This is a predicted structure of a 387-nucleotide part of an RNA (large-subunit ribosomal RNA, domain III) from Candidatus Sodalis pierantonii str. SOPE. The full RNA is in RNAcentral, with records from ENA and SILVA. The prediction has a mean pLDDT of 85. A source record names the gene rrlC.

[in-house]
Context: one part of a larger RNA
RNA sequence: AAGUAACGAUAAAGCGGGUGAAAAGCCCGCUCGCCGGAAGACCAAGGGUUCCUGUUCAACGUUAAUCGGAGCAGGGUGAGUCGACCCCUAAGGCGAGGCCGAAAGGCGUAGUCGAUGGGAAACAGGUUAAUAUUCCUGUACUGGGUGUGACUGCGAAGGGGGGACGGAGAAAGCUAGGUUCGCCGGGCGACGGUUGUCCCGGUUCAAGCGUGAAGGUGGAACGAGCAGGCAAAUCCGCUCAUUCUUAACACUGAGGCGUGAUGACGAGCCACCAGGGUGGUGAAGGAAUUGAUGCUACGCUUCCAGGAAAAGCCUCUAAGCUCCAGGUCACAUCGAAUCGUACCCCAAACCGACACAGGUGGUCAGGUAGAGAAUACCCAGGCGCUU
Numbered sequence: 001a002a003g004u005a006a007c008g009a010u011a012a013a014g015c016g017g018g019u020g021a022a023a024a025g026c027c028c029g030c031u032c033g034c035c036g037g038a039a040g041a042c043c044a045a046g047g048g049u050u051c052c053u054g055u056u057c058a059a060c061g062u063u064a065a066u067c068g069g070a071g072c073a074g075g076g077u078g079a080g081u082c083g084a085c086c087c088c089u090a091a092g093g094c095g096a097g098g099c100c101g102a103a104a105g106g107c108g109u110a111g112u113c114g115a116u117g118g119g120a121a122a123c124a125g126g127u128u129a130a131u132a133u134u135c136c137u138g139u140a141c142u143g144g145g146u147g148u149g150a151c152u153g154c155g156a157a158g159g160g161g162g163g164a165c166g167g168a169g170a171a172a173g174c175u176a177g178g179u180u181c182g183c184c185g186g187g188c189g190a191c192g193g194u195u196g197u198c199c200c201g202g203u204u205c206a207a208g209c210g211u212g213a214a215g216g217u218g219g220a221a222c223g224a225g226c227a228g229g230c231a232a233a234u235c236c237g238c239u240c241a242u243u244c245u246u247a248a249c250a251c252u253g254a255g256g257c258g259u260g261a262u263g264a265c266g267a268g269c270c271a272c273c274a275g276g277g278u279g280g281u282g283a284a285g286g287a288a289u290u291g292a293u294g295c296u297a298c299g300c301u302u303c304c305a306g307g308a309a310a311a312g313c314c315u316c317u318a319a320g321c322u323c324c325a326g327g328u329c330a331c332a333u334c335g336a337a338u339c340g341u342a343c344c345c346c347a348a349a350c351c352g353a354c355a356c357a358g359g360u361g362g363u364c365a366g367g368u369a370g371a372g373a374a375u376a377c378c379c380a381g382g383c384g385c386u387u
Base pairs, nucleotide, nucleotide: 013031014030015029016028017027018026032384033383034382035381040364041363042362043361046344047343050342051075052074053073054072055071056070060068061067080141081140082340083339084338086119087118088117092113093112094111098107099106100105122139123138124137125136126135142336144334145333146332147331148330149329150328151327152326153321154320158316159315160314161313166303167302168301169300172296173295174294177290178289179288180287181286182203183202184201185200186199187198188196204264205263208259209258210257211256215252216251217250218249219244220243221242223240224239225238226237228236229235265285268281269280270279271278272277304307350359351358366378367377368376369375
């Protein structure tokens, strides 16, 4: 320079009360404003206690601070079913032997790792200051061990099936959700009107189990034979014959209905305390209409660029076992370990030296107008961006 520029989005504040040494900024209340395909809610990644409570205000916070993601102290993360671990494999990595190479080492078989993929099973309500598909209540489900009973050809690192997959398009059946009517509860107006075709609020509920179904796919059954499936096979495949065929049968399949539920929730009401809550009680809980980008389902149609693998699962036999072991079903019983779980997550908590107008994958998707996830105004919810 200079008490100058600046104080980080022009979404916006005002008042009353409280606390306090002190209040524009903290707490409570009323009004106002902003977002609302987000500036709301939930995850993954990343962060690592920032979460909750008490207390403190030196420093940190672009001002003050009684406040805070700040200091100090205490508390908080509960799982057979969520995720990981686990079983399986992809690209790729490593790689016994092996091959190659002055050395270091390179490549690679059998294998062994490796998710961003495949593989068993849980929902609704309640509860804490802070966790909940984890605790509690109610109602379920899955794999495994052991025992008992009944029946019985079991057996794999091998064979076969299956898992098992692309893009686009069209139509249908549904549901979530929305809206309205009905029903239930309440209201009748502090300028005028408002007992009415009036106003306000509510009208909710899962997995599982049972039933059965819009729709989709496959011709099906039986018998005989066989140079195929590296051996075998009753399995798969191929061939032949017979029967039934446009149906039956098998597989698949949302949703609905019943049950779950004589339950929970529920507007409100009552009592206590009155800062906030605690305890109790508890009405209606039906129908129509609309309707997805969700489900049936990558199911159908169509196209060419022709769209993972392996295991779990089903089945077949080999060696072997055949009093046994093993298998199937039912019931009983035991067990289901370990790790993650707080909080932020389009952000003041992640990546940007900052409480930085930048960047950051996925899920949810209310009302009116609208073709619409555009846009405008609003719910729920959250904020007014720290002078």